[in-house]
RNA sequence: CGGAGUGUAGCUUAGCCUGGUAAAGCGCUUGCUUCGGGAGCAAGAGAUCGGAGGUUCAAAUCCUCUCACUCCGACCA
Numbered sequence: 001c002g003g004a005g006u007g008u009a010g011c012u013u014a015g016c017c018u019g020g021u022a023a024a025g026c027g028c029u030u031g032c033u034u035c036g037g038g039a040g041c042a043a044g045a046g047a048u049c050g051g052a053g054g055u056u057c058a059a060a061u062c063c064u065c066u067c068a069c070u071c072c073g074a075c076c077a
Base pairs, nucleotide, nucleotide: 001073002072003071004070005069006068007067010026011025012024013023020057028044029043030042031041032040033039050066051065052064053063054062
C1' cells in the first nucleotide's frame, strides 16, 4: 500500500440479511430468606449501537467518508 472482517451496558454476545425506536447472560445496587460465607427470590440502575455525514415519516440495521483493532497478500529489510 491492496483485500477481507470486527466495533452494541463494566465483561461476553444476540439483534443487522428483510428499517419501526435496543435484548440476554455474567457482573453491579437495594430488599427479603440465611448466625454468617455462599446461594436463592424480587426489584432497580446501566448502552449518543466506534465517529461524522447522507437517504427516509422513521436508521444499530441501508449508502458514503473516517478512526481503532484482527487476518491475508504485496513492498522493504
Molecule: transfer RNA
Organism: Minisyncoccota bacterium